[in-house]
c-di-GMP-I riboswitch aptamer from a soil metagenome, 74 nucleotides, folded computationally. The sequence is in RNAcentral, with records from MGnify. The prediction has a mean pLDDT of 87.

RNA sequence: GAGAAGAGCAAAGCUGGAGCAAUCCAGUGACGCAAAGCCACGGGCCCAUAUCUAUGGGUCGCCGGGCUACCGAA
Repeated sequence: GAGAAGAGCAAAGCUGGAGCAAUCCAGUGACGCAAAGCCACGGGCCCAUAUCUAUGGGUCGCCGGGCUACCGAA
C1' cells in the first nucleotide's frame, strides 16, 4: 500500500461436539481482512461466583502495544 503478481485467512448462518455461561473446536459457508498471523501486556466489552470488593474465565475479526511475515508501483 496499487487498477500488480502468487498466495493466505474466514464473519453471520447451518450441522456435530465441549462448557454453568461468555465462548471455543471441527465440517460447511463467505461478511469481509495488507497482517482478520501469534501474544491476554494495558484499556474496553462479555460470562460466572461472591462476603458487593474482589476472584476466575472469554474476546487479538474492539482499541493500543509487542513479536514475526509475502510482494514491491507511487